Two RNAs folded together computationally: RNase P RNA and transfer RNA, 413 nucleotides in total. Rfam match: Bacterial RNase P class A.
RNA sequence: CGAGUCGGCUGUGCGGCCGCGCGGCGAGAGCCGUGAGGAAAGUCCGAGCACCAUAGAGCAGGACGCCGGAUAACGUCCGGUGGAGGCGACUCCAAGGAAAGUGCAACAGAAACAGACCGCAGGCUGUGCCUGCAAGGAUGGAAAGGGGAGGUAAGAGCUCACCGGCGCCGCGGCAACGCGGCGCGCCGUGUAAACCCCGUCCGGUGCAAGAUUGGGCAUUCGCCGCAUAGGGCUGCUCGCCCGGCGUAUGCCGUGAACAUCGCUAGUGUUCGCCGGUAACGGCGUUCCCAGAUAGAUGGCCGCACACGACAGAACUCGGCUUACAGGCCGAACUCGGAAC
RNA sequence: GCUGCUAUGGCUCAGGAGGUAGAGCACGUCCUUGGUAAGGACGAGGUCACCGGUUCAAAUCCGGUUAGCAGCU
Numbered sequence: 001c002g003a004g005u006c007g008g009c010u011g012u013g014c015g016g017c018c019g020c021g022c023g024g025c026g027a028g029a030g031c032c033g034u035g036a037g038g039a040a041a042g043u044c045c046g047a048g049c050a051c052c053a054u055a056g057a058g059c060a061g062g063a064c065g066c067c068g069g070a071u072a073a074c075g076u077c078c079g080g081u082g083g084a085g086g087c088g089a090c091u092c093c094a095a096g097g098a099a100a101g102u103g104c105a106a107c108a109g110a111a112a113c114a115g116a117c118c119g120c121a122g123g124c125u126g127u128g129c130c131u132g133c134a135a136g137g138a139u140g141g142a143a144a145g146g147g148g149a150g151g152u153a154a155g156a157g158c159u160c161a162c163c164g165g166c167g168c169c170g171c172g173g174c175a176a177c178g179c180g181g182c183g184c185g186c187c188g189u190g191u192a193a194a195c196c197c198c199g200u201c202c203g204g205u206g207c208a209a210g211a212u213u214g215g216g217c218a219u220u221c222g223c224c225g226c227a228u229a230g231g232g233c234u235g236c237u238c239g240c241c242c243g244g245c246g247u248a249u250g251c252c253g254u255g256a257a258c259a260u261c262g263c264u265a266g267u268g269u270u271c272g273c274c275g276g277u278a279a280c281g282g283c284g285u286u287c288c289c290a291g292a293u294a295g296a297u298g299g300c301c302g303c304a305c306a307c308g309a310c311a312g313a314a315c316u317c318g319g320c321u322u323a324c325a326g327g328c329c330g331a332a333c334u335c336g337g338a339a340c
Numbered sequence: 341g342c343u344g345c346u347a348u349g350g351c352u353c354a355g356g357a358g359g360u361a362g363a364g365c366a367c368g369u370c371c372u373u374g375g376u377a378a379g380g381a382c383g384a385g386g387u388c389a390c391c392g393g394u395u396c397a398a399a400u401c402c403g404g405u406u407a408g409c410a411g412c413u
Stems, first nucleotide, its partner, number of pairs: 001336004005331006012304007020035006037310001041321002044319005049206004056238004061202005066080005081095001082093004096197002101195002103191003117137002119133006145163002148160003164186001165184008210261003215252005221246004230242004268287001271284005305308001341412007350365004359396001367383005389405005
């Protein structure tokens, strides 16, 4: 100098005027404070919270799946193991079980989970037949552990060494697993994001959840139901809980229904120290940071520049995924070239 | 805001526990008729919404994206 890898930040700024939502002050006019995001999005996971029974039992169903840790929890994150890709920095992986069982493997091919089409070798008066074999060819995504030596009529784990596989033992590691030794000629194709098996977890519905009030009490009468009924709790079974509606009179009460609460202070933010490889945790400190219900966060002007992307709260958090113009920073990071 | 579903020829729909996609209507050519319709024969027309993954193989299985529809005050 060129080409890359990994991690992080920012994503118009300042001032003035006029508006809008919310809160506070004020008798009022008005004044003061505050007001979108890293994804507020998709609603894909996990929780809080509310109601249904305190969330119960079984079946069905669903999710997840190497090991250890973090966390309120997770399908997330961190650190490892194994595998795949890259010269490398580094990146990626839904990664349990196919000797529990079932299904499927179209077409091609002789044969798809068990075999002989061509072939090789031997025999037989013989253009074929019988026997042996599976090295080579052909088909296929996949063809009976791999390529080599010996061996043989030809061959073959038939035998041998190496590699692979399986089993046992030892050592290291919390573990996944790794390394080494010994044994077994080799017990067997793929698919579980096919059914399934094993292990772990899951009750349902979502703030349009729900709570308060919208009248309450007493009496009379009527209707439905009368329990093996009906409704609710989960798709089913068990189990559990409960009567409902209307009319008239009397007494008490009388405010709104586009209501009030839930509604934002919370597993919270900033900074520092300590523990930990890290995710994260502990202690101290600091800050208050939108709460609408037709739904606010906008418009104009001036200055500056790199001329401004994706997009906007609606109960709240932790993640994942998706969208994103431009700019900036870090890494004693990697590869190549040149010079010293 | 929350929840559920769908996407296959021009239109309406099958297929969906994987093996190379069909039906009806519509369209084109021919036959039939003096001519038209009806009828008959033959044919064309599809990236199975899009992007990835699993698999030998994906319309089908899994994840994401886009568009549309329905329900809940």